[in-house]
RNA sequence: GGCCAGGUAGCUCAAUGGCAGAGCGGCCGGCCGUUAACCGGACGGUUGCAGGUUCAACUCCUGCCCUGGUCG
Numbered sequence: 001g002g003c004c005a006g007g008u009a010g011c012u013c014a015a016u017g018g019c020a021g022a023g024c025g026g027c028c029g030g031c032c033g034u035u036a037a038c039c040g041g042a043c044g045g046u047u048g049c050a051g052g053u054u055c056a057a058c059u060c061c062u063g064c065c066c067u068g069g070u071c072g
Base pairs, nucleotide, nucleotide: 001071002070003069004068005067006066007065010024011023012022013021018055027041028040029039030038048064049063050062051061052060
């Protein structure tokens, strides 16, 4: 340098064109003599960056950045 896969909440990952979500963690509360476990709740997002297509983009297209793999 070419090709392939990936980048979404603090972490691990969903969402294949129409409301951005789950588990874990942290926070608040319930339960309990206390802790853990268990139960409930709220918070937490520039969906890597910039453009394009579309009524509408995490999703499709282009370029770039980063990570991993592969070929030379």